This is a predicted structure of an 84-nucleotide RNA (c-di-GMP-I riboswitch aptamer) from Thiomicrorhabdus sp. Model confidence (mean pLDDT): 78 of 100.
[in-house]
RNA sequence: UUAGGUGUAGGCCAAAUUUGACGUGAGUCAAGCUCGGAAAGCUUCAGGUCUUUAGUAGUGCUUAAAGAUGGCUGGGUUGCAAUA
Numbered sequence: 001u002u003a004g005g006u007g008u009a010g011g012c013c014a015a016a017u018u019u020g021a022c023g024u025g026a027g028u029c030a031a032g033c034u035c036g037g038a039a040a041g042c043u044u045c046a047g048g049u050c051u052u053u054a055g056u057a058g059u060g061c062u063u064a065a066a067g068a069u070g071g072c073u074g075g076g077u078u079g080c081a082a083u084a
Stems, first nucleotide, its partner, number of pairs: 002084002007080001012037002017032006035071001041077003045074003048069007
């Protein structure tokens, strides 16, 4: 430097939930906590799920747009250790 990603020698993240704040909402952020994760690092490019608005409509669904979810799946991209 390249491949690789088997998991601890050192480590990393933080589900659900509690408190506070933000948002119409899905949900997000901070602290506590720690279900789990070899990318549970980053990224809405594609799909899925969810929210809001408009239209249709007795209500809901079928449509479109704008959002949320990266710990829903795939893609893109970056990366530690052992090993070669």